[in-house]
RNA sequence: UGCAGUCGAGCGGUAACAGAAAGCACUUCGGUGUGAGUAGAGCGGCGGACGGGUGAGUAACGCGUAGGAAUCUACCUAGUAGUGGGGGACAACCUGGUGAAAACCAGGCUAAUACCGCAUACGCCCUACGGGGGAAAGCGUGGGAUCUAUUUAUAGCUUUCGCUAUUGGAUGAGCCUGCGUAAGAUUAGCUAGUUGGUGGGGUAAAGGCCUACCAAGGCGACGAUCUUUAGCUGGUCUGAGAGGAUGAUCAGCCACACUGGGACUGAGACACGGCCCAGACUCCUACGGGAGGCAGCAGUGGGAAUAUUGCCACAAUAGGCGCAAGCCGGAUCCAGCAAUACCGCGUGUGUGAAGAAGGCCCUAGGGUUGUAAAGCACUUUCAGCAGUGAAGAAAUGCUUAAGGUUAAUAACCUUGAGUCUUGACGUUAACUGCACAAGAAGCACCGGCUAACUCCGUGCCAGCAGCCGCGGUAAUACGGGGGGUGCAAGCGUUAAUCGGAUUUACUGGGCGUAAAGCGCGCGUAGGUGGUUUAGCAAGUUGGAUGUGAAAGCCCUGGGCUCAACCUAGGAACUGCAUUCAAAACUGUCAGGCUAGAGUAUGGUAGAGGAUAGUGGAAUUUCCGGUGUAGCGGUGAAAUGCGUAGAUAUAGGAAGGAAUACCAGUGGCGAAGGCGGCCACCUGGCUUGAUACUGACGCUGAGGUGCGAAAGCGUGGGGAGCGAACAGGAUUAGAUACCCUGGUAGUCCACGCCGUAAACGAUGUCAACUAGCCGUUGGGGGGCUUGGCUUUAGUGGCGCAGCUAACGCGAUAAGUUGACCGCCUGGGGAGUACGGCCGCAAGGUUAAAACUCAAAUGAAUUGACGGGGGCCCGCACAAGCGGUGGAGCAUGUGGUUUAAUUCGAUGCAACGCGAAGAACCUUACCUACUCUUGACAUCCAGUGAACUUUCUAGAAAUAGAUUGGUGCCUUCGGGAGAUCAGUGACAGGUGCUGCAUGGCUGUCGUCAGCUCGUGUCGUGAGAUGUUGGGUUAAGUCCCGUAACGAGCGCAACCCUUAUCCUUAUUUGCCAGCACUUCGGGUGGGAACUUUAAGGAGACUGCCGGUGACAAACCGGAGGAAGGUGGGGACGACGUCAAGUCAUCAUGGCCCUUACGUCUUGGGCUACACACGUGCUACAAUGGGGAGUACAGAGGGUUGCCAAGCCGUGAGGUGGAGCUAAUCCCAGAAAACUUCUCGUAGUCCGGAUUGGAGUCUGCAACUCGACUCCAUGAAGCCGGAAUCGCUAGUAAUCGCGAAUCAGAAUGUCGCGGUGAAUACGUUCCCGGGCCUUGUACACGCCGCCCGUCACAUCAUGGGAGUGUGUUGCACCAGAAGUAGCUAGUUUAACCUUCGGGAUG
Repeated sequence: UGCAGUCGAGCGGUAACAGAAAGCACUUCGGUGUGAGUAGAGCGGCGGACGGGUGAGUAACGCGUAGGAAUCUACCUAGUAGUGGGGGACAACCUGGUGAAAACCAGGCUAAUACCGCAUACGCCCUACGGGGGAAAGCGUGGGAUCUAUUUAUAGCUUUCGCUAUUGGAUGAGCCUGCGUAAGAUUAGCUAGUUGGUGGGGUAAAGGCCUACCAAGGCGACGAUCUUUAGCUGGUCUGAGAGGAUGAUCAGCCACACUGGGACUGAGACACGGCCCAGACUCCUACGGGAGGCAGCAGUGGGAAUAUUGCCACAAUAGGCGCAAGCCGGAUCCAGCAAUACCGCGUGUGUGAAGAAGGCCCUAGGGUUGUAAAGCACUUUCAGCAGUGAAGAAAUGCUUAAGGUUAAUAACCUUGAGUCUUGACGUUAACUGCACAAGAAGCACCGGCUAACUCCGUGCCAGCAGCCGCGGUAAUACGGGGGGUGCAAGCGUUAAUCGGAUUUACUGGGCGUAAAGCGCGCGUAGGUGGUUUAGCAAGUUGGAUGUGAAAGCCCUGGGCUCAACCUAGGAACUGCAUUCAAAACUGUCAGGCUAGAGUAUGGUAGAGGAUAGUGGAAUUUCCGGUGUAGCGGUGAAAUGCGUAGAUAUAGGAAGGAAUACCAGUGGCGAAGGCGGCCACCUGGCUUGAUACUGACGCUGAGGUGCGAAAGCGUGGGGAGCGAACAGGAUUAGAUACCCUGGUAGUCCACGCCGUAAACGAUGUCAACUAGCCGUUGGGGGGCUUGGCUUUAGUGGCGCAGCUAACGCGAUAAGUUGACCGCCUGGGGAGUACGGCCGCAAGGUUAAAACUCAAAUGAAUUGACGGGGGCCCGCACAAGCGGUGGAGCAUGUGGUUUAAUUCGAUGCAACGCGAAGAACCUUACCUACUCUUGACAUCCAGUGAACUUUCUAGAAAUAGAUUGGUGCCUUCGGGAGAUCAGUGACAGGUGCUGCAUGGCUGUCGUCAGCUCGUGUCGUGAGAUGUUGGGUUAAGUCCCGUAACGAGCGCAACCCUUAUCCUUAUUUGCCAGCACUUCGGGUGGGAACUUUAAGGAGACUGCCGGUGACAAACCGGAGGAAGGUGGGGACGACGUCAAGUCAUCAUGGCCCUUACGUCUUGGGCUACACACGUGCUACAAUGGGGAGUACAGAGGGUUGCCAAGCCGUGAGGUGGAGCUAAUCCCAGAAAACUUCUCGUAGUCCGGAUUGGAGUCUGCAACUCGACUCCAUGAAGCCGGAAUCGCUAGUAAUCGCGAAUCAGAAUGUCGCGGUGAAUACGUUCCCGGGCCUUGUACACGCCGCCCGUCACAUCAUGGGAGUGUGUUGCACCAGAAGUAGCUAGUUUAACCUUCGGGAUG
């Protein structure tokens, strides 16, 4: 700003009471006059109680549904009867006054359909039935008549509308009732107008609605009262349904209108756009006082967030007023904004492989984006431009016709005809034409759930995440790219509801062990209940009627091109009420029955209960004897007791408590519980036979009783035992376990407490459902005293069935019925607060915040156990020899350093990689170089390659210099090699063994590890593979729901031990011959040996044991006997074991350096610690001299003989040997003999000095060896620890690889050659079976509590602030009713004074 006005046909009025004004006339263009139709203000009527908004309050007759009686209802409709005649005012207006304003006051004039009497009263109201009371209003139109000269006015007539009274109807409203409609019992008692009655009042109307009196009621466990929350419904969302959630839009009802209170007017209000008062807030003000109420439509502010101040329109629909035209209308119809939702449409279609370019990936070949694009051909919806153009309009009005009404051809009403018009939307919908593929695709996701995968970056960071979870250098999970998937003008997130969730279970769950049976009885209410007959009809069943608004949902049609949407009809609304019928079942009433239950009577059994008495054994104490040094106690001790006489022993006495044997998955009791014997009192079970009662039963919320132990109160008692406490031990400690003492208590009486793993972790009652074996108490036949049968208990197995499994299984956890209790993830917590109980301790009832993603049950496989059983191994024991002590060698740690390169780290690293670091190796450090590189391939050039000498330098290298011009050729060139150049690339002992291959270690040469089929189990899994024997062995046998098979074991392979055959040189030599006396030669093939092939050993034979088996024990024969000895050979797997530095290799990193070359140094350091070895400490020895006997190897860049030289290492020398021929090469311990005589030595040899040898460019850092000299520690080794079971340990030497040189190491070889093993208790490791488990990263596991710091939540807390509510009281506005007093007054009456009334 704007949403409620309208009527002049109610009134004064006619230009006033205010302002405006079409037209007309005049005009000086300033204006003046006139003025139809409108129309502001006022009186009056109707409407402002509808329409529109909101959900604060309300847990209520508020709403829903079905009924009811004691009511009102304007306008509308139908009927009946009227509408006569008067009166006095008040606004507007004028005058005066107050005030800033809003507004108000006084005086005066006036009209009405405003107001008031009178008359009349068919209906109506009151009544004591005599009677009494009460109304009204007129206005307009039309016609004719009368008056006036006409305009006009008036009366009468008629008619429409109105008015009055009244009776019905319709509509609307008020009131009452049944049923339904949240949560909380940590709200259990509430209520005085409260419940009812009588009289009165009040209301439109019933009623404590109000009042006086009387009575003492009323409500409540079927939840009163109180607290918290909430508008209700049709419906909506979801769901298979039952339900659950919800109450926007549309529709019905209610409530509210700034907050609270109040009435007035009116038919209707206690009134959204009316009034009064109080309060809060806002505004105006002259400060005195006033104004206001958007939860109407727009709009503003606020807010995380929700639209236009549409001069759009009344064209349609509905409404108000009006006779009507019409006016009003932020109702409504339209438009605008918002992808908020639903529906529809488009963003092109066809063709198009060079599979373009670009991007991405790549195994480098290619793949993918992808017919996608480009290109070619076509179409033009939508948007754009231009044009055409519906439907929504029916009416009203005017003219006219017919009919009705009427005296009437007026008027009015109905119908028809004609006519004038009426569209906000609107540049409407729709259609036509034009032009151009032209203007039109995004969002989320891609680890699983869940459709869709790759690259790069990042490196437990950044980040993601709905749940599980992802990210610590190869992330399909983070971020980006490419690709893909899903939806699509949308997509994703957030919030919310239902579903899935049978996860509150009515449909439709459970309670032995997962959460869950009250500790156990009695019993109230309630629930439920045997059999039969008849009735009733409450439940039940069927039919009918009424209702269950419309819309919505559903079905079938119709209309927008389709659809959403709209529209018509139907069905449905599972409900409630009334009524008719049925009578089976439940119920109820009446009468019967005896099978449930109970009573009477006769027996049996019993630790059933209560009271009183009494016995013996034992412990302790006391008394006096006997008697002497210990007792007691423990794993071992000590505290303690004892010479003041203990313990022990025998006698006597006292006192308390408990009752051995019997004694028993035996008995009794509801449970807790009950145990010597006797007596009294007493409860219950059970059993037999008959009689009686006649459903009396079952369960049981509240209630009530009983209720172990401990504890509490009062008084006794107190022997033993024994919390607390004291002492002694144990121990790191020991507030414990063990020991010595010991107080409460344990016992009795009375009273509390009321809990336990009060357990069968299994509520009570009843019925039904295979068997077998025990046991307790009764009964029965038959008796042969075996047994059979029937009950009431109490146990063990077990079928069906049940159970997640374990298990239960007539004593159910089976199949059913009745009733009660309890559960709903873990923790917080059986806790806090409140209530109740208790003397207290505490009990009972019983949450939330917060926090976690689990907690739990049963079973399975492993692993583990200071669980059990069986078995094995140099595992222990029995032995022998060592290590740990010394010196040295060697490796490691540590330290140091420029560097001391790297790796290996319990067993299973440490004489390991390394079978050999002076340079090299070499990877490290220093210094100096090079940059397509020291090395490989390709490209285009060059000129041979190569080589001599000199200079500089530490060398690499650089410079100068000498010689040399090659091979093949079809003469074009080619092959190989050199040098420099370019870029692709080389190179890396750089990182990751936790990205890998390969190889290896280890458990362990332990005997195990698995599979197919079958069977069992819901399943994980089991069985087989377990069991009885046996073995070195899962070796074999037997048994067996298993039957077979595989990898392992064993055997097959090599070697060694015996024999045979064959072969005979370089080996051999019995016999024969020769001989230089050496198998040297001839010869031989017997023997040894060599190296090929065979034989042999298999528990084969005998005896015994065993189960008639497997096998074991003993024996014979045999070279060898039970795997003959030794080796190679290592199952499934474990340790993210070791190795990127053998090699290979993914990824990452460096590229004038982390690559390459060279020099020198380092890996060899040295307060120290450890491992592995060598040599010793001596007489079984050292030293000197002499004399024997091996095996297996190696040798041409080699082994190197004889001879000679040297003390020696070695040198010289050169024969032989490519090796059964020659060489290394003298084996040593041993044996014979001499010496040393227990000493730091004739032991021991480190260390150091000197002199040498050899290798090698080179021996300083940093080699080995030789000679002379020196002569350290060390006299057998603490705790601890290692190897070995026979040709082994111990001891003795020899050889080889590596290697220029450099072994005390490693790998081999032979010589000499023992001791011991009772045995498996213990330590370590392992195998099988079994058991427990809260472990599964698997005991190096898991896990509990305090404390410290920080943070969050909850309880308490001196208090403090605020809200809601109850009771009592104070003050008290407006208002309504009454009373009293005062003042005042037009209508009516009047005796004119006044009165009535207000």